[in-house]
RNA sequence: CGUUGUAGCUCAGUGGUAGAGCACUUCCUUGGUAAGGAAGAGGUCGCGAGUUCAAUUCUCAUCAAC
Numbered sequence: 001c002g003u004u005g006u007a008g009c010u011c012a013g014u015g016g017u018a019g020a021g022c023a024c025u026u027c028c029u030u031g032g033u034a035a036g037g038a039a040g041a042g043g044u045c046g047c048g049a050g051u052u053c054a055a056u057u058c059u060c061a062u063c064a065a066c
Stems, first nucleotide, its partner, number of pairs: 002066004008022004016053001024040005046062001048060003
């Protein structure tokens, strides 16, 4: 100097109240397990400021990893 930081994990997302897959909980199905199906919980978007009616998104500083 550059890239990255978002759910337990791996990652999307774009200025307009944040999503997927896997995992987790409950239920259905089965004689039982697995598989399958339905529903649900889980996030102050690393942290602090600024711009804006509104910031995960734009700007600055800072921390961490590479």